[in-house]
This is a predicted structure of a 263-nucleotide part of an RNA (large-subunit ribosomal RNA, domain VI) from a Pseudomonadota bacterium. Rfam family: Bacterial large subunit ribosomal RNA. Gene Ontology terms of the family: structural constituent of ribosome and ribosome. Its mean pLDDT, the model's own confidence on a scale to 100, is 84.
Context: one part of a larger RNA
RNA sequence: CGGCCGAACCUUGAGGGGAGUGGCCCACAGUACGAGAGGACCUGGGUCAACCGACCUCUGGUGUACCAGUUGUCGCUGCCCUGCGGCACAGCUGGGUAGCCACGUCGGGUCGAGAUAAGGGCUGAAAGCAUCUAAAGCCCGAAGCUCACCCCAAGACUAGGGUUCGUCAUCAGGCCCCUCGAAGAUGACGAGGUUGAUAGGCUCCAGGUGUAAGUCCCGUAAGGGAUUGAGCCGAGGAGUACUAAUGGCCGAACUGAUCUUGG
Numbered sequence: 001c002g003g004c005c006g007a008a009c010c011u012u013g014a015g016g017g018g019a020g021u022g023g024c025c026c027a028c029a030g031u032a033c034g035a036g037a038g039g040a041c042c043u044g045g046g047u048c049a050a051c052c053g054a055c056c057u058c059u060g061g062u063g064u065a066c067c068a069g070u071u072g073u074c075g076c077u078g079c080c081c082u083g084c085g086g087c088a089c090a091g092c093u094g095g096g097u098a099g100c101c102a103c104g105u106c107g108g109g110u111c112g113a114g115a116u117a118a119g120g121g122c123u124g125a126a127a128g129c130a131u132c133u134a135a136a137g138c139c140c141g142a143a144g145c146u147c148a149c150c151c152c153a154a155g156a157c158u159a160g161g162g163u164u165c166g167u168c169a170u171c172a173g174g175c176c177c178c179u180c181g182a183a184g185a186u187g188a189c190g191a192g193g194u195u196g197a198u199a200g201g202c203u204c205c206a207g208g209u210g211u212a213a214g215u216c217c218c219g220u221a222a223g224g225g226a227u228u229g230a231g232c233c234g235a236g237g238a239g240u241a242c243u244a245a246u247g248g249c250c251g252a253a254c255u256g257a258u259c260u261u262g263g
Base pairs, nucleotide, nucleotide: 001155005166006165007164008163009162010161011160015152016151017150018149021049022048023047024046025045026044027043033038051108052107053106054105055104059102060101061100062099066095067094068093069092070091071088072087073086074085075084076083112147113146114145119140120139121138122137173250174249175248176247177193178192179191180190181189198244199243200242201240202239203238204237205236207233208232209231214227215226216225217224218223
């Protein structure tokens, strides 16, 4: 831009894409078969591998500054003690929420239908027999094909269908802008913009670290104990308008109103 008014939401599926694997065990059955040795078809059940998808409850990883420990040095500080901070790969070490992940968890291939291939057949002539037929007719028969399963999908220009809303200077609706997001390179998508919980802050909770500082007690001291599961705390959950979501624009006929020109 189109889809012949403008919109919101829900859809049909032409067409396209994905998936499609294999092993082992058990029952049937030590049966059929076979002198024996050995040893099934068919059918049903179970389990595993690899692969694919989703997810983070569990297990585990990461988690660049969330917590603690700790070395050297410098500073706050003229000196000492203590505390705190900077730098040294995140200084190093031990842990670790959310998120993202796999080594974790869950799920998938199935069943089935149709038409067939090679192949197996029925009926059956040409050709009194025989013959599955490069005769008519008919039945079976694959991991393959079509459908079925999952995903995309009306620019499918044959531009589909349904429901609902909107009648006049702005409606219905949408956009810019702003606060944001398990959405994201940017667009897009989604949640919100005071009639508000969108983000931040604050409070509480979960969760992580693991018992802060100060004071007191014990010990000559290193240190230990009490206050104390303390203090601190990114991303998680809930609550709460304290802070920030200011403001602006677009928007419809073969409709209606008004104006202009012409009739």